[in-house]
RNA sequence: UUUCCGAAAGGGUAAACUCUGGGGAACCAGGGGACACAAAGCCACGGGUCCUUUUAGAAGAAUUAUCUCUCUGCUAAAAGGAUGGCCGAGCUGCCGAA
Repeated sequence: UUUCCGAAAGGGUAAACUCUGGGGAACCAGGGGACACAAAGCCACGGGUCCUUUUAGAAGAAUUAUCUCUCUGCUAAAAGGAUGGCCGAGCUGCCGAA
C1' cells in the first nucleotide's frame, strides 16, 4: 500500500418459512424471520433456468358417419416478460492480519 487475497473489528445484506399488498404467471414490494453472503452492491449485454402468448409437431381425451372443431399436458420455434441469492462480461466499493 491493498491488484491478488480473506484473519480480526465495526457495520451491511437477508434464503426457506410466514403475514399484508401488487401481478395472468414466473415473480415483486413492505413487516416478521435467518440459511447463508467480501461484492448476496449496481447492470438483463451473453449464456442458463422459469413464466405467458402465438405457431408447429406428435400423443391422449371428448365429440362425430367422416372431415373439421374442442380440451389436456409434452416437445420445438418466435415474441414478450421474470431471475444479479444460476454463471460470465461491464461499472463501483468498506476494512487490512497472514